[in-house]
């Protein structure tokens, strides 16, 4: 870097370090010296490993649920902050708009593979 699969409307501090941009891309709308971004504590979650129970099938030992949070990662404004592209409902006489829903791109993160 690329493919494959899962999931993205829930959570999460009145620390400490440090000093200017930051929110992935456009356009917006936000954050930000009342100190953001980003590191370190600390906390969320439970994807992967691991433990403890259960239930099935089997008797090596798997699959599945459920709880715990030790170990790999991840997250910790704002729905992935809203956007784009189709389709299908709904208002609306209507080219048209808006709103809701679904797929699709594009993003991010886990696990596998290359």
């Nucleotide at each position: 870097c690329u493919c494959u699969u899962a999931u993205c409307c829930a959570g999460a501090g009145u620390g400490g370090c440090g000093g200017a941009g930051g929110g992935a891309c456009u356009g917006g709308c936000c954050c930000g010296a009342u100190g953001a971004u980003g590191c370190c504590c600390g906390g969320c979650a439970a994807c992967c490993u691991g433990a403890u129970u259960g239930u099935a099938g089997u008797c090596g030992u798997u699959a599945c649920a459920a709880u715990c949070a030790a170990g790999g990662u991840g997250c910790u404004a704002a729905u992935u902050c809203c956007u784009u592209c189709a389709g299908a409902a709904a208002c609306g006489u209507a080219u048209g708009u808006u709103u809701u829903c679904u797929g699709a791109c594009a993003g991010a993160u886990g696990a596998g593979a290359g």